[in-house]
Formats: sequence, C1' cells, structure tokens
RNA sequence: CCUGCAGGCCGGGUGACCGCGAGUCGUUCGCGGCUCGAGGAAAGUCCGGACACCGUAGGGCAGGACGCUGGGGAAACCCCAGGCGGCGAAAGCCGACGGAAAGUGGCACAGAAAGGAGACCGCCAGCAGCGAUUCUCCGGAGACGCUGAAGGUAAGGGUGAAAAGGUGGGGUAAGAGCCCACCAGCGCCGUGGUGACACGGCGGCUCGCCAAACCCCGUCCGGUGCAAGGCGAAGCAGGUUCCGACGACGCAGCCCGCCGAGGAACCGGGUACGCCGCUAGAGCGGCCGGGCAACCGGCCGCCGAGAGGGAUGGUCACCCUCGACAGAAUCCGGCUUACAGGCCUGCUACGGAA
Repeated sequence: CCUGCAGGCCGGGUGACCGCGAGUCGUUCGCGGCUCGAGGAAAGUCCGGACACCGUAGGGCAGGACGCUGGGGAAACCCCAGGCGGCGAAAGCCGACGGAAAGUGGCACAGAAAGGAGACCGCCAGCAGCGAUUCUCCGGAGACGCUGAAGGUAAGGGUGAAAAGGUGGGGUAAGAGCCCACCAGCGCCGUGGUGACACGGCGGCUCGCCAAACCCCGUCCGGUGCAAGGCGAAGCAGGUUCCGACGACGCAGCCCGCCGAGGAACCGGGUACGCCGCUAGAGCGGCCGGGCAACCGGCCGCCGAGAGGGAUGGUCACCCUCGACAGAAUCCGGCUUACAGGCCUGCUACGGAA
C1' cells in the first nucleotide's frame, strides 16, 4: 500500500439573457428596483410528539404497544455506554434479550416413543422346551447352541429441529449420575460492580423445546388530524322524533293535559369565495465549559421556501473527474428505503506486495 470495518461530508461550477413565486421599496398603477426561493433523503407515512377541535369527576374492563442494565431525551418500534448470546482472523456487525417449578395449549413428517415418554433392532442373568456334548457314586450335575413367554436395560444402532445433561473412568448379569473427576446447567454463600452481570467456593445430582401461542408480571396509551380549527362574506327550505324551567294556560290547589324559551338526534336543503392558522423554531453556525458518549449549559452571531389550479425553470458560452436518487404543502424528533460519482478521518492485519 492492496483488502476489510466504522464515522462524517459533497451531490457539477462560473457568467449572461429570459421566465415563475414570496417579501420589501418606489410608482406615472402599466410596472420597475433590490433580496430570497427544495432535500439528505423534501420519499414511505412506519413510530413519537407539538398544535387544534371533540370528549372527559375519578377509576376500571376490553383492546393495543413496548420489555437485559445504566444514562440521555418532550416522547418514541429513538439515541449513547455497558452486560449477555450469536457471527467474524480482527477492526467490528447482528439480537422483541422479562417469565416455561401459576395454569391452558402445541411439538408437522419421520420414529417404538414428543413428556412425569418409550422398547423397533440390539445387549443381559434366570426360567421352560429342544439339540448335540463332558463328568458321574446312574439319582443327576456342569457348560454350549437354538427357540419361546414374561422381565431387566437405555451404553450402541436407527428416526427427528429436538429423545430425560456431555466426555472419560469405575461399577454391573447387561446397563444407568449408580459412583467419581472435569465441563454445562440449577441453588446457596463470598468478592467486585449503581446495575445487567462476572469471578471464586460449596451443595445435592439433572428438571425437554415453543410466550413474534393463549397467558402471567411490569411500564405506557381518550378520539380525530391543518380537508385540524378560527373569523368574515355569500347562499338555502324546511321536516320528523325526543327532552324541556321556581314558566304560561285549563284549576282555588295537586295529579294530569296543553303551550313553551331553549336543546338533542335523524332526514332534507345551501355554499366551495377572502383572510388567519403559516413558518423564529425541542432552530442553525462558531467558540468555551461539563460528560467515555448520547447529550446538557453559557456567550456571540444568523434568519435559510411558505404556495392554494399550487413558484423554484429554460437557453447560450466556458470549464471539469460529464453529474445519481429524487422534489416542500402545519411543524418538529426518529426509523426505514432510494442514491452516478467523489472526498476526509480513525481503525483491523487472516492473507498478499514492496
């Protein structure tokens, strides 16, 4: 240096002319001058908020989301640091990563058996029968082979994603945590750490997997979205049902009836114009301070689109490494996805080159 990993940045440039939108100044009201005018993702609309209206004493059920620890943040399916697990030679990357001794349920195919499991092949002593054989005191006894029923076994084979810990030794009729050593898991204790957890010691021997299945535990969540919503103007046709007061009437009074300001629901009718919301904000840049970092604080400076039939474009010239993905629509914080080409910083060393 190649290779690889992580983080950050740029996203053709300059000039002239024409065109479009907004603000502002001038105006002879025709227009003219000046300034500004898309993005890192403006995107997907997947999370979280601000804001607005509706609802609402408070709480719960149902439903949904999230889920290692500590910190940050307005919050988050967000970020940072750490732990554990997996991958990689490493830098580093990935992980919905609480609970399976609360209960319910599932474990396809294959397989004998998928859970307080099982005996298909195999292994095993004894028993019964048969065969051949050895010994004999002729009553029997011993050992071998084959077959059979009932057992023992879970080492080995075989099935499976998974078979009641793994390896080795002892032990046994054969075997087995049956016993022992180490390892894994579980429980207790000690040490370190804020903690997740790590390390060490001791113990009895061992308990399958799935919660992105129901569920349990913990935390959080009212609904609708700027076509929210407010003001003005214009326009229209009312109807049905219900509620209805310290009210009016029928009564002197009560019940009751009727009327009734007002209100609710539904059906029907009208409108589509103007203004606001609307862009100065959880803002951006620089420096300093705190913090490993995310981030926080202080000081100084800056204003960088705001449409509503919806602007941000075109032509020419020159230059270069010939230019990707794509374009605001209430705003903000994230995540995810798309992206020609190029630049910077830090790190890695299995392998290769000098």
Predicted 3D model of a 354-nucleotide RNA (Bacterial RNase P class A) from an Actinomycetes bacterium.
The model forms 93% of the base pairs in the Rfam consensus.
A source record names the gene rnpB.
Its mean pLDDT, the model's own confidence on a scale to 100, is 77.
It matches the Rfam family "Bacterial RNase P class A". Rfam classes the family as a ribozyme.